A computed fold for a 526-nucleotide part of an RNA from a Chitinophagaceae bacterium, annotated as small-subunit ribosomal RNA, 5' domain. The coordinates come from a structure-prediction model, not an experiment, and the mean pLDDT is 85. RNAcentral holds the full RNA, with entries from SILVA. NCBI's taxonomy places the organism under Bacteria, Pseudomonadati, Bacteroidota, Chitinophagales, Chitinophagaceae. Its Rfam family is "Bacterial small subunit ribosomal RNA". Its family is annotated with ribosome and structural constituent of ribosome in the Gene Ontology.

Context: one part of a larger RNA
């Protein structure tokens, strides 16, 4: 001396911009964080409306009617595999870079081609009957679909086999053709539309495999039976000891295997002139987890944070029969620590899920509130003023030196505060409406609606110096020195040391230095 996701101690006027459980991946009360679609479907639990009726003169009340908007709970579709958090494990193709896959897959979106023909059995709801404290569950009877199933038709799809041509990397790959065999659909509408199945290509995300580089330890020197290969098979989208049978005996290691220990990788981030050394908070990109452990299901895609299933700990509920539970999502609360915020507000921007769309859902986000935690700015007036005033402090003490132009006292400004008044950008589209082109379903351009933050940021006036300064240190290092107390005492101290009767090194005070809305300590790193 730079630096920190700090922290303590003393103080502490405002903004802007960032950042804020580094410890216990400990347990976690409360709330909400993933829905959406009625333009797929059956209905209609509720609200609305609208028609019937009855009761009243009426107003109105009640009752019936899916009829209409709509729409609980159900079937059904797409989403829920993102988006968000944490860094357990993991020294490995995890992760960084560079190549490959003649060994894959890809919902949703685009292009190009084709097709949308028939018929049927459920089965939830609703309905009626029961079990059970509860979670929830039987049974019967019916009912619909863009749910299921079968037929039917079909290649440039699959597979099987021949044939002809062109490549390569051995398996073999692409084109052409031929025969056989298999393989699809779903409809709804407001007539604009949105959709359905196959195929080819493409976009985008994933999967595999390699070459290289990735901490320390030799007081860790041998390690390995699926273990090395290789045959068949199995499984996988896919290549493979992936996984099984049977054969071989491999394999890997002083260029450090093997077993130990630590560790989320990077892009960077501090330091450093630079090589380097330390780190990996925030921001981004990749992995790994979701209570501990294991396993599948669905699905384009998960072995799935807010899904299931089962074993463990825990923890609630209970009628003791038996059930529920997972905050490393956002706030929050308990421990634990030196420490670390609100049980906020909008969905208006941006983006996502669903939906023709209108809209609904979004603790993603944006925004606010907390906190000197940090960077960056502002302010605490500002000119003039010598009776060099009192007061204090010192001295060589009738007096002098400093505090010190400091003060006072004149004259001005008003950043900031206080207050009064005006007020955004951040909104362009969507959708409504209104014109106009158009390749006939878009496309321009005009009005209109839409703002959580926010009556904020800015701006204008008023008032009136008025609302605002401390910490640390002053014996060398290292800028800053007297007096007083005290007497190896009480302390101080980063190193050297300072203190036993004149201490610039304790303690006060006076005046000084340095930095300043911060100063210092304290811990870590260069």
């Nucleotide at each position: 001396g730079g630096a920190u996701g700090a922290a303590c101690g003393c103080u502490a006027g405002c903004g802007g911009c960032a950042g804020g459980c580094u410890u216990a991946a400990u347990a976690c009360a409360u709330g909400c964080a993933a829905g959406u679609c009625g333009a797929g479907g059956g209905g209609c639990a509720g609200c609305a409306u609208g028609g019937u009726g009855u009761a009243g003169u009426a107003a109105u009340a009640c009752a019936c009617u899916g009829a209409u908007g709509g729409c609980g709970a159900c079937c059904g579709g797409c989403a829920a595999a993102c988006g968000g958090g944490u860094g357990c494990g993991g020294a490995a193709c995890a992760c960084g870079u560079a190549c490959g896959c003649a060994a894959c897959c890809u919902a949703c979106c685009c292009a190009u081609a084709a097709u949308u023909g028939g018929a049927g059995a459920a089965u939830a709801g609703c309905c009626c009957a029961g079990g059970g404290a509860a979670a929830c569950u039987u049974g019967g009877a019916u009912u619909a679909a863009u749910a299921c199933u079968c037929c039917g038709u079909a290649a440039g799809a699959u597979a099987u086999a021949g044939u002809u041509g062109a490549g390569g990397c051995a398996u073999c790959u692409c084109a052409g053709u031929u025969a056989u065999a298999u393989u699809a659909u779903a409809g709804u509408u407001c007539c604009g539309g949105c959709g359905a199945u196959u195929a080819u290509g493409g976009a985008u995300g994933g999967g595999c495999g390699u070459g290289c580089g990735c901490c320390u330890g030799a007081u860790u020197a041998g390690g390995u039976a699926g273990u090395u290969g290789g045959u068949a098979g199995g499984g996988u989208a896919a290549c493979g000891g992936c996984c099984u049978a049977c054969c071989a005996a491999g394999c890997c290691a002083g260029c450090g295997a093997u077993c130990a220990g630590u560790a989320a990788c990077u892009g960077g981030u501090g330091u450093g002139a630079g090589a380097g050394c330390a780190c990996g908070a925030c921001c981004a990109g990749u992995c790994a987890c979701a209570c501990g452990g294991g396993c599948a299901c669905u699905g384009a895609g998960a072995c799935a944070c807010g899904g299931g299933c089962c074993c463990g700990a825990c923890u609630c509920c209970u009628a003791c029969g038996g059930g529920a539970g997972g905050c490393a999502g956002c706030a929050g609360u308990a421990a634990g620590g030196a420490a670390u915020a609100u049980u906020g507000g909008u969905c208006a921007a941006u983006g996502g899920a669903c939906g023709c769309a209108a809209g609904u859902c979004u603790g993603a986000a944006c925004c606010a509130g907390c906190c000197a935690u940090g960077c960056c700015g502002c302010g605490u007036g500002a000119a003039g003023g010598a009776u060099g005033a009192c007061g204090g402090u010192c001295c060589u003490c009738u007096g002098g030196a400093u505090u010190g132009u400091a003060a006072a006292c004149u004259u001005c400004u008003u950043u900031u505060a206080u207050u009064u008044g005006g007020g955004a950008a951040g909104a362009a589209a969507u959708c409504c409406u209104c014109g106009a082109a158009u390749u006939c379903u878009u496309u321009c351009g005009g009005g209109g609606u839409u703002g959580a933050c926010g009556g904020u940021a800015c701006c204008a006036g008023a008032u009136g110096a008025a609302u605002a300064a401390g910490c640390a240190c002053c014996g060398g290092c290292u800028a800053a020195c007297u007096c007083c107390g005290u007497g190896c005492c009480a302390g101080c101290a980063g190193c050297c040391g300072c203190g036993g009767u004149a201490a610039u090194a304790c303690g006060g005070a006076g005046g000084g230095u340095g930095c300043a809305a911060g100063c210092g300590u304290u811990a870590u790193c260069c």